This is a predicted structure of a 342-nucleotide RNA (Bacterial RNase P class A) from an Actinomycetales bacterium. Model confidence (mean pLDDT): 79 of 100.
């Protein structure tokens, strides 16, 4: 010097002028002073929560999630680290990665026959024969179709064969061993011949999980007007479904009125930043330091000037932790491959 992987950061900056939003402060008021004021995804609403309520809230079915092994984390379908399997020359990257010997299912088309299958061609053994060939009965070694054909090579046997029987092989299984928490990785040594795919296909087997949702709930004002039927302690209603238990008075349905206004909740948090120690990480311990929107008819824009990396995708609404999408740029680290030079 080039291509590459993996990871962190930013996301225009700075002065001035005017304006916008709620907080503090001064002021009788009008106003004025300070400090703050949108993201790396705020998009998606795909998960998991914390928070209210149902609610005195249990158990079993069902149903949804996840699916290697071990650790993180408040938990998660996330995150880290290892196994195993593919891809890459490699750094690395992906993986619905448990079970097909419990069972039910699928898989054109060719072929005889694709889950316990099967004999077109052939080989063989009997019989008959116009010598071409029939017939039976044995076979799956050899050829042929297909992706894939019910272990492979070599040998003994045998009418012809054929794990029928032998060696060494690769599968499966039994026992015993060596490392590792483990999931797996390797070794002896024994049996019997041999059990395709495919579960992001129904399923089995482990683990886990009540719902609704800030428009949840909770307080204040003020207004109003109630009637009828029905079911109900022989048991009303109890927030997805059933079904046992528990609790025990109410629910439904018509037709009429009234109010829709305020305050909370609403931002001190598994919160952030700095160091240090532990730890392969993911992260966890400690100390310091710091408070950084809280609107509801919904706030932060506009001129100028200058500097430059010349500005994309974008806009909070109860809070956080992921995850997947969008996206103009510029910064910095670390490994891999290839080339040249010392």
């Nucleotide at each position: 010097u080039g291509g590459g992987u993996c990871g962190a950061c930013u996301a225009g900056g700075c002065g001035a002028u005017c304006g916008c939003g709620g907080c503090g402060g001064u002021g009788c008021a009008a106003a004025c002073c300070g400090a703050c004021g949108a993201g790396g995804a705020a998009c998606g609403u795909c998960c998991g929560g914390g928070c209210u309520c149902c609610a005195a809230a249990u158990a079993g079915c069902g149903a949804a999630g996840c699916g290697g092994u071990g650790g993180g984390u408040a938990a998660c379908a996330c995150c880290c680290a290892c196994u195993c399997g593919a891809g890459g020359c490699a750094a690395c990257u992906c993986g619905c990665a448990a079970g097909a010997a419990a069972g039910u299912g699928c898989a054109a088309c060719a072929g005889a026959a694709a889950g316990c299958a099967g004999a077109c061609c052939g080989c063989c053994a009997c019989a008959c024969u116009u010598c071409g060939g029939u017939g039976c009965g044995g076979u799956a070694a050899g050829g042929g179709u297909g992706a894939a054909a019910c272990g492979g090579u070599g040998g003994u046997g045998u009418a012809a064969g054929a794990g029928a029987c032998c060696a060494c092989c690769a599968g499966c299984g039994g026992c015993c061993u060596u490392g590792g928490u483990a999931a797996c990785a390797g070794g002896g040594u024994c049996g019997g011949c041999u059990a395709g795919g495919u579960a992001a296909a129904c399923c089995u087997c482990g683990c886990u999980u009540g719902g609704a949702g800030c428009a949840a709930g909770a307080c204040c004002a003020g207004a109003u007007a109630g009637a009828g039927a029905g079911c109900g302690u022989u048991g009303a209603a109890g927030c997805g479904g059933c079904u046992a238990g528990c609790u025990g008075a109410g629910c439904u349905c018509u037709c009429g009125g009234g109010u829709a206004g305020g305050u909370u909740g609403c931002u001190u948090g598994a919160g952030g930043c700095a160091c240090a120690c532990g730890g392969u990480g993911a992260c966890g311990u400690g100390u310091g330091c710091u408070c950084u929107a809280g609107a509801u008819a919904g706030a932060u824009g506009a001129u100028c000037g200058u500097c430059c990396a010349c500005g994309a995708c974008a806009g909070a609404a109860c809070c956080c932790g992921g995850c997947g999408u969008a996206u103009c740029g510029g910064u910095c680290g670390a490994c891999c491959c290839a080339g040249c030079c010392a």
About this RNA:
Rfam family: Bacterial RNase P class A. For this family Rfam cites "Ribonuclease P: unity and diversity in a tRNA processing ribozyme" (Frank and Pace, Annu Rev Biochem, 1998). About the family: Ribonuclease P (RNase P) is a ubiquitous endoribonuclease, found in archaea, bacteria and eukarya as well as chloroplasts and mitochondria. Its family is annotated with tRNA processing, ribonuclease P activity and dimeric ribonuclease P complex in the Gene Ontology.